Predicted 3D model of a 164-nucleotide RNA (glmS glucosamine-6-phosphate activated ribozyme aptamer) from Bacillus pinisoli.
Its Rfam family is "glmS glucosamine-6-phosphate activated ribozyme aptamer". Rfam links the family to the GO terms regulation of gene expression and catalytic activity.

RNA sequence: AAUAUGUUAAAAGCGCCUGAACUAAGCUUAUGAGAGAAGGUUUAGUUGACGAGGAGGAGGGUUAUCGAAGUUUCGGCGGAUACCUCCCGGCUGCUGUCACAGCCGAGAAUCCUUACGUAAAACAGAGAGGUGACUUUCUGAACAAGUGUUAGGGUUUGACAUUU
Numbered sequence: 001a002a003u004a005u006g007u008u009a010a011a012a013g014c015g016c017c018u019g020a021a022c023u024a025a026g027c028u029u030a031u032g033a034g035a036g037a038a039g040g041u042u043u044a045g046u047u048g049a050c051g052a053g054g055a056g057g058a059g060g061g062u063u064a065u066c067g068a069a070g071u072u073u074c075g076g077c078g079g080a081u082a083c084c085u086c087c088c089g090g091c092u093g094c095u096g097u098c099a100c101a102g103c104c105g106a107g108a109a110u111c112c113u114u115a116c117g118u119a120a121a122a123c124a125g126a127g128a129g130g131u132g133a134c135u136u137u138c139u140g141a142a143c144a145a146g147u148g149u150u151a152g153g154g155u156u157u158g159a160c161a162u163u164u
Base pairs, nucleotide, nucleotide: 014078015077016076017075019074020047021046022045023044024043025042026041027040028039050067051066052065056087057086058085059084060083088105089104090103091102092101093100095161096160097159098158099157109155110154111153112152113151115149116148123140124139125138126137127136128135129134
């Protein structure tokens, strides 16, 4: 130094980089008295998703919700709380039980309307590190959607039983 094993830490716009682009140095184009552009190649680096939101269990599963920004937030690989099926426990169908239908996993039937919501990047400025590409800190004023919450209205299965 490499390989193998073990331990620890670290996450979901999360992690990684071989395509791509960019930076540096060497060699070459490039001979000649000397200089020299674009280009090529080797090595080493840099970039490669801004927040909101999201987990009953098991299995499946990958182009997994919402908007902001806009030259790469391109392209690729892996992963993930989406989603589907089953199971467990519950809610609603106007009192109970059993079915059936839909829904929920601190919330819970469905439709319509009202109000609330309100982020961080980007941007501008001031610094720090690096030869450079670039990285990073602080300050400033902002600007979303959906989930959700709030108020109102409409609709809201069958059998049996009980009460008024």